Record summary
A computed fold for a 73-nucleotide RNA from Magallana angulata, annotated as transfer RNA. Its mean pLDDT, the model's own confidence on a scale to 100, is 81. It matches the Rfam family "tRNA". About the family: Transfer RNA (tRNA) molecules are approximately 80 nucleotides in length.
RNA sequence: GAUUCCAUGGUGUAGUGGUUAUCACGUCUGCUUAACACGCAGAAGAUCGCGAGUUCGAGCCUCGCUGAAACCU
Numbered sequence: 001g002a003u004u005c006c007a008u009g010g011u012g013u014a015g016u017g018g019u020u021a022u023c024a025c026g027u028c029u030g031c032u033u034a035a036c037a038c039g040c041a042g043a044a045g046a047u048c049g050c051g052a053g054u055u056c057g058a059g060c061c062u063c064g065c066u067g068a069a070a071c072c073u
Base pairs, nucleotide, nucleotide: 001072003070004069006067007066010025011024012023018056027043028042029041030040031039049065050064051063052062053061
């Protein structure tokens, strides 16, 4: 330098262009216990990497940038 792939709560992850963005773990509160753990109920937590474009409508499509990875030279 070329090609491919990835970026979504704290971590991991799902998500046919159209409902309030899914689930698990974790965190917090309550119940339970003598206390803890387990369990049960509930809550908080995401400007979907950044910018622009297409569209009535973008996490999803297109372009650029940034970061990480694989492979080729």

Overview:
The RNAcentral record of the sequence draws on Ensembl Metazoa.